[in-house]
Predicted 3D model of a 380-nucleotide RNA (Bacterial RNase P class A) from Planctomycetia bacterium TMED53.

RNA sequence: GUGAGCGAGCGUAGCGGUCGCGAGGUGACGAGAGUCAUCGCGAGGAAAGUCCGAGCUCCACAGGGCAGGGUGGUGGGUAACGCCCACCGGGAGUGAUCCCAGGGAAAGUGCCACAGAAAAGAUACCGCCGGUGUCUUUGAUACCGGUAAGGGUGAAAUGGUGAGGUAAGAGCUCACCGCGGGGGCGGUGACGUCCCUGGCAAGGUAAACCCCACCCGGAGAAAGACCAAACAGAGACGAAGGAGUGCCCCCUCCGCUCCCGCUUGCGGGAAUAGGUCCGGGUAGGUCGUUAGAGCCCAGCGGCAACACUGGGCCCAGAGGAAUGACCGCACACCCCCUUUAGGGGGUGAACAGGACUCGGCUUACCGCUCGCUCACACUU
Numbered sequence: 001g002u003g004a005g006c007g008a009g010c011g012u013a014g015c016g017g018u019c020g021c022g023a024g025g026u027g028a029c030g031a032g033a034g035u036c037a038u039c040g041c042g043a044g045g046a047a048a049g050u051c052c053g054a055g056c057u058c059c060a061c062a063g064g065g066c067a068g069g070g071u072g073g074u075g076g077g078u079a080a081c082g083c084c085c086a087c088c089g090g091g092a093g094u095g096a097u098c099c100c101a102g103g104g105a106a107a108g109u110g111c112c113a114c115a116g117a118a119a120a121g122a123u124a125c126c127g128c129c130g131g132u133g134u135c136u137u138u139g140a141u142a143c144c145g146g147u148a149a150g151g152g153u154g155a156a157a158u159g160g161u162g163a164g165g166u167a168a169g170a171g172c173u174c175a176c177c178g179c180g181g182g183g184g185c186g187g188u189g190a191c192g193u194c195c196c197u198g199g200c201a202a203g204g205u206a207a208a209c210c211c212c213a214c215c216c217g218g219a220g221a222a223a224g225a226c227c228a229a230a231c232a233g234a235g236a237c238g239a240a241g242g243a244g245u246g247c248c249c250c251c252u253c254c255g256c257u258c259c260c261g262c263u264u265g266c267g268g269g270a271a272u273a274g275g276u277c278c279g280g281g282u283a284g285g286u287c288g289u290u291a292g293a294g295c296c297c298a299g300c301g302g303c304a305a306c307a308c309u310g311g312g313c314c315c316a317g318a319g320g321a322a323u324g325a326c327c328g329c330a331c332a333c334c335c336c337c338u339u340u341a342g343g344g345g346g347u348g349a350a351c352a353g354g355a356c357u358c359g360g361c362u363u364a365c366c367g368c369u370c371g372c373u374c375a376c377a378c379u380u
Stems, first nucleotide, its partner, number of pairs: 001376010014329006021042002024039006044351001048362002051360005056220004068216005073087005088102001089100004103211002108209002110205003125151002127147009159177006178200001179198008224287004235277003241254004257270006294313006301306001331348007
């Protein structure tokens, strides 16, 4: 220098001004509704999808099991997770690095398209070898048998390579690799490594059924809690007061029912106007609701995720929902002119927008900046 890999940050942005929008604070005016002035605040890296995990709230709930769903190497982080970190194993790449739904296929069942003889207890297509028969006898052909070494098919063909062996072959035998069993050493562990031994037994597939281990109650902010008119109605008290003015007096108006008993004002009972009380509860209002597993900085522990300690900060709260427009300067890019110092013009785009709140994942996205690493080439 070129080309890659990984990570971090910004994302109509920096400064100033004008006019608006939203919900607030303060002040003035006003009986009130409200008006005016002023102050600070006012969307995102994904606010999104609603895919996981939680907080919070209500409902349900003895215990255990079944069904159903999810997760799946090991160790750690975390409130928790299907997230994150580190490591292990496998795969891809020259490499930086990336990918893995990464338990079990000798518990059982199912499936393995097309092609192929055969897709799993090898039913031998071509070929190879042996025997017998026939013929035109260095051979051909028919039948019987042996053979998975070779060819061919396939994503996959009954462990691989080599040697011995054999009629030809074959774990038939041997060495190495792979595999099963046992053991030693290292590691918290996944696992690694070494030794002994077995004998070739065991194709693939579990985001197929299934088995194993662990986890999981439901609904969600229209959750839910509180206050509570008007109207209507159920219930309790209840013949006595009630209203006109909050209280007192006067005055006015409305009401003072029915039955029984007797001593003519007393007792008992029934119903009720009005009133009082209670419960439920609509409209409406308040809370939930933004100070939180919060953000920033420093120190410290840890490889890291992260944790701890100290200091600082307050960062939209809202209701079908406000955050926009313009100007100037600076900056970046492009174009033109040009005396190379400048001048003029244009553009500043994408994805997208809160509505109880967090932690993640995934998806969308114009453009820009920075850091680390790798490969190749060149120069010193």
Rfam family: Bacterial RNase P class A. Rfam classes the family as a ribozyme. The sequence was found by an Rfam model in a public genome assembly. Its mean pLDDT, the model's own confidence on a scale to 100, is 75.